[in-house]
Context: one part of a larger RNA
RNA sequence: UGACGGGGACCCGCACAAGCGGUGGAGUAUGUGGCUUAAUUCGAUCCACGCGAAGAACCUUACCUGGGCUUGACAUGCAUUUUGUCAGCAGUGAAAGCUGCUUAGUGUAGCAAUACACGGGAUGCACAGGUGUUGCAUGGCUGUCGUCAGCUCGUGUCGUGAGAUGUUGGGUUAAGUCCCGCAACGAGCGCAACCCCCGUGUUCUGUUGCCAGCGCGUAAUGGCGGGAACUCUGAACAGACUGCCUAGUUUAACUGGGAGGAAGGUGGGGAUGACGUCAAGUCAGUAUGGCCCUUACGCCCAGGGCUGCACACGUACUACAAUGCCCGGUACAAUGUGAACCGAAACCGCGAGGUGGAGGAAAUCCUUAAAACCGGGCCCAGUUCGGAUUGGAGGCUGCAACUCGCCUCCAUGAAGCCGGAAUCGCUAGUAAUGCCGCAUCAGCUACGGCGGCGUGAAUACGUUCCCGGGUCUUGUACA
Numbered sequence: 001u002g003a004c005g006g007g008g009a010c011c012c013g014c015a016c017a018a019g020c021g022g023u024g025g026a027g028u029a030u031g032u033g034g035c036u037u038a039a040u041u042c043g044a045u046c047c048a049c050g051c052g053a054a055g056a057a058c059c060u061u062a063c064c065u066g067g068g069c070u071u072g073a074c075a076u077g078c079a080u081u082u083u084g085u086c087a088g089c090a091g092u093g094a095a096a097g098c099u100g101c102u103u104a105g106u107g108u109a110g111c112a113a114u115a116c117a118c119g120g121g122a123u124g125c126a127c128a129g130g131u132g133u134u135g136c137a138u139g140g141c142u143g144u145c146g147u148c149a150g151c152u153c154g155u156g157u158c159g160u161g162a163g164a165u166g167u168u169g170g171g172u173u174a175a176g177u178c179c180c181g182c183a184a185c186g187a188g189c190g191c192a193a194c195c196c197c198c199g200u201g202u203u204c205u206g207u208u209g210c211c212a213g214c215g216c217g218u219a220a221u222g223g224c225g226g227g228a229a230c231u232c233u234g235a236a237c238a239g240a241c242u243g244c245c246u247a248g249u250u251u252a253a254c255u256g257g258g259a260g261g262a263a264g265g266u267g268g269g270g271a272u273g274a275c276g277u278c279a280a281g282u283c284a285g286u287a288u289g290g291c292c293c294u295u296a297c298g299c300c301c302a303g304g305g306c307u308g309c310a311c312a313c314g315u316a317c318u319a320c321a322a323u324g325c326c327c328g329g330u331a332c333a334a335u336g337u338g339a340a341c342c343g344a345a346a347c348c349g350c351g352a353g354g355u356g357g358a359g360g361a362a363a364u365c366c367u368u369a370a371a372a373c374c375g376g377g378c379c380c381a382g383u384u385c386g387g388a389u390u391g392g393a394g395g396c397u398g399c400a401a402c403u404c405g406c407c408u409c410c411a412u413g414a415a416g417c418c419g420g421a422a423u424c425g426c427u428a429g430u431a432a433u434g435c436c437g438c439a440u441c442a443g444c445u446a447c448g449g450c451g452g453c454g455u456g457a458a459u460a461c462g463u464u465c466c467c468g469g470g471u472c473u474u475g476u477a478c479a
Stems, first nucleotide, its partner, number of pairs: 001479002003476003007473007015463002019426005026318008034309002042052002063304007072127001076126009087102006106117004129293002132291003138287001140282003143278001145276001150189006156165003169180003195270004200238005206232001210227002214225003241264001244258006320419001324378006336366001338364001341360002346355003385416001390411007432455007
C1' cells in the first nucleotide's frame, strides 16, 4: 500500500421489511446430471442448465455400424503423358463407388507435318484436408463484479524509503454531482450532457391515408365530385432550465407549497459498461503459434444415433375451478410479414384441410384480436373442473414421417382439490392477466426467444437483521 475480520461509523440497492403473483407438490414440454448404449457428437457448471442451437426425420452431423476413395470433396504449382471439349449406355450395388462398352467436334498460325494457347483425363511430386489437442501459448469477441462511482496522471510539497498528499475533512447529490475548507494546483478515463424512441405544439407534406363544411348517390359504406380543417404519414423546429413566486435553512443544494405548462425537478424507456478482477468463457464461428494424423484422426455414401430411461435438478406451459367452465350474440388494437411468397370471394368437408384464383405493399392478404360486455346453461361434485394417456379414422409438409413431425375428428378420460423445508420476480402503465406479430423455417416437436397492443392493481412504517456494494477508520501470525 492492499486484502481480510462472526471490528467500528456513515450510505446505497426489490437487499430486508410492507405488499402482489409465483417456483418447490401434479401432468406435460424443454435443458442438464446420472444411468444405459455400437453411438447416445462436443462445449458451458457462483457468471452452466428453453445456454451455443433464430428450427437434429434424410441433410444438418461433428458420433456409431457397415460399404467405399487415396494428390483426394476443395486451392495453387511443377514434370511426364494422353486427349480435344461435352456426354451416353450397360452390369453390379442400399447408395457411394467399381467394372465394361460406345462415341468424340476448341481456338490461332501454317500447304502440311506440327507448334502454341486454353480445357479435360491419367501418372508422379510438392501439397491439400483435420469440428484432432492445447482458451494455462494467442488475437478477436463475450460474461462477471456493475451503469457500481470509482480508477489514475503531470507539476509541486512531505517522507531516508516503500509511499503519502491531491481523491481526506464539513455539507450535498443518482453520481469523485456540486459547494466550502485545506500544501496543494491542474488534468485524463469514467458520471452527467451530446445520440435514438415515447409524451405536447408549430410549420411543411397531402396519396394509397383523412372527411369538418358544400354537392351527388346508396339498402348501407369516403362510394365520388371536391376539400386540406381533423386523424395520420415523416421531415424540420419549439419546449423543461429548480428558469419564476413563496416559506424554512442558505455556500452548494434540499424540503413543503404555488403559477404557467402536454410534461417538473435525471419527464419515461433505450443505446452507452472506467482502471481492472476471475490464467472466467470460446482453438466447435472465424483467425492463429506449437504438437499430433496423412490408403487416415482426411474424404464419399447408406442405415442408425444426437429423441435412449429406474432416477435427481433447473426453466417453463396447463391445471386443480364459480372473480369459473360451456353455448350463443356483440365491441375495441398495435407491432410486423408476404412473389419458389401472402392468398380474398365462391364452392366441398363436422374439422384439420381441399378446389379456386380476384388482388397484392398506408391500396391487397395474413386478419374474425382475445380477455371485456350482454343473454342462457352448469350448482360445488374429481364435476359440463382438468386434460395426460390410449384406441380408431383422417389432413398437411416432404424423395421419405417405423425408429422420430405437426394438425383435425370420434372415443378414452390419468394425476391433480393450491403444494414441506426452502426459494424467485416485481415500486406504475410496473406486477398480474389476455391476445397478436416476427426471425429461424419444406414441415415442425415454439409451451422457447424477440417484439406489439388490450385490461390493469397492492404496498413501501422504516434500515435492527439477511445478501451484495461504496466511503472513512481500526486490528492483523496474510501478500
A computed fold for a 479-nucleotide part of an RNA from a metagenome, annotated as small-subunit ribosomal RNA, 3' major domain.
The coordinates come from a structure-prediction model, not an experiment, and the mean pLDDT is 82.
RNAcentral holds the full RNA, with entries from SILVA.